[in-house]
RNA sequence: CACGUGCUCCGGGGUCGGUGCAAUUCCGAACCGGUGGUGACAGUCCACGACCCGCUCGCAGCCAGCCAGCGGUUGACCCGGUGAAACUCCGGGACCGACGGUGAAAGUCCGGAUGGUAGGUAGCACGAA
Repeated sequence: CACGUGCUCCGGGGUCGGUGCAAUUCCGAACCGGUGGUGACAGUCCACGACCCGCUCGCAGCCAGCCAGCGGUUGACCCGGUGAAACUCCGGGACCGACGGUGAAAGUCCGGAUGGUAGGUAGCACGAA
């Protein structure tokens, strides 16, 4: 210096106006974009995670529920330009966004969540080369 294991830490953003008895949910305008990858920087490519569903092991006297593993489900982009290389950059025009709640329909409000996770970084400990 790099590697492996463990622990600690970090790990999702975004609103105004109008109508109305009532809406951050409708209408108009605006705003936001997790993680790894990639011939070059990605919400739309490839993959992963979150939500939801199922199965199995275990805990629980039973149920509800919880832990772990596996599986399923899981949104949306084109045109032109530059270039060796871009569905990632530049220009233009589009599109997408879990579940539950609500005096009225939610990507932006409230809640599960002071949670979980893809993963990231540094530090510490140990190990082997």
The RNA shown here (FMN riboswitch aptamer (RFN element)) has 129 nucleotides and comes from an Actinomycetota bacterium. The model forms 100% of the base pairs in the Rfam consensus. Taxonomically the source falls in Actinomycetota (Bacteria, Bacillati). The coordinates come from a structure-prediction model, not an experiment, and the mean pLDDT is 79. It was read from a public genome assembly, where an Rfam model found it.